[in-house]
RNA sequence: GGGCACAUAGCUCAAUGGUAGAGCAGUAGCCUCUUAAGCUAUUGGUUGAAGGUUCGAGUCCUUCUGUGCCCA
Numbered sequence: 001g002g003g004c005a006c007a008u009a010g011c012u013c014a015a016u017g018g019u020a021g022a023g024c025a026g027u028a029g030c031c032u033c034u035u036a037a038g039c040u041a042u043u044g045g046u047u048g049a050a051g052g053u054u055c056g057a058g059u060c061c062u063u064c065u066g067u068g069c070c071c072a
Base pairs, nucleotide, nucleotide: 001071002070003069004068005067006066007065010024011023012022013021018055026042027041028040029039030038048064049063050062051061052060
């Protein structure tokens, strides 16, 4: 320099163009002499940035940023 993939909650990951979710973590309660474990409830999101298409974009298109892989 060329090509490809990925970027969503604190972490790991889902989500057919039509209300953004799960597990773990966190918080509160129950239980327990206490802690841990277990049970119940619950908080938490500028979907990397900027544009475009569309009635409607996490999803489609373009550019940029970051990370990884391949080729040279």
The prediction has a mean pLDDT of 81. The RNA shown here (transfer RNA) has 72 nucleotides and comes from a Candidatus Falkowbacteria bacterium. It matches the Rfam family "tRNA". Rfam describes the family as follows. Transfer RNA (tRNA) molecules are approximately 80 nucleotides in length.